[in-house]
RNA sequence: GCGCCUGUAGCUCAGCAGGAUAGAGUGACGGAUUCCGAUUCCGGAGGUCGCAGGUUCGAAUCCUGUCAGGCGUG
Numbered sequence: 001g002c003g004c005c006u007g008u009a010g011c012u013c014a015g016c017a018g019g020a021u022a023g024a025g026u027g028a029c030g031g032a033u034u035c036c037g038a039u040u041c042c043g044g045a046g047g048u049c050g051c052a053g054g055u056u057c058g059a060a061u062c063c064u065g066u067c068a069g070g071c072g073u074g
Stems, first nucleotide, its partner, number of pairs: 001073007010026004019057001029043004050066005
């Protein structure tokens, strides 16, 4: 240089044959329980889906470019 894969909540990931309000676990926070803590239970919060464009009535999802990481290869 070329090819492929990955990028979604603080962390680990699901969703990716276009249409639901963008989700789960965990963590953090608040509450209950407790003498205090751990455990357990309850609760709401936290994301412009790596970034920028394009297609479309509608994009996390399709197309283009680009950035970062990984693998392969000359």
Description
The RNA shown here (transfer RNA) has 74 nucleotides and comes from an uncultured Bacillota bacterium. It matches the Rfam family "tRNA". About the family: Transfer RNA (tRNA) molecules are approximately 80 nucleotides in length.